[in-house]
RNA sequence: GAUGUAGAAAACCAAACCUGCUGAAAAACAGGGACGGAAAGCUUCGGGUCUUAUUGAGAUAGCCGGGUUGCCAUC
Repeated sequence: GAUGUAGAAAACCAAACCUGCUGAAAAACAGGGACGGAAAGCUUCGGGUCUUAUUGAGAUAGCCGGGUUGCCAUC
C1' cells in the first nucleotide's frame, strides 16, 4: 500500500428492557443489562426513517451510501 473469505484470543463498543435525569416529542445522557457489532470510531455530505411546540427545525452514524482515522487477519 491492497483486500475483507473465515474467526474474535487480548482489548473495545453495547440493542431490548429497568432505574434516574433532560426534552413538546423523536430521542439524548448516567447506572444496571447484553441482542448484537470488524469500524456498532468520528462526520448529517446524499438518500431513508422518526418527531412536530412549529414548517422551520430537531432526532437517528446500531438504516444505507459517501468522507475520514484506526484494530485484527491475509498478501
This is a predicted structure of a 75-nucleotide RNA (c-di-GMP-I riboswitch aptamer) from a Desulfobulbaceae bacterium. The prediction has a mean pLDDT of 78. It was read from a public genome assembly, where an Rfam model found it. Lineage of the source: Bacteria > Pseudomonadati > Desulfobulbia > Desulfobulbales > Desulfobulbaceae. It matches the Rfam family "c-di-GMP-I riboswitch aptamer". Rfam links the family to the GO term cyclic-di-GMP binding.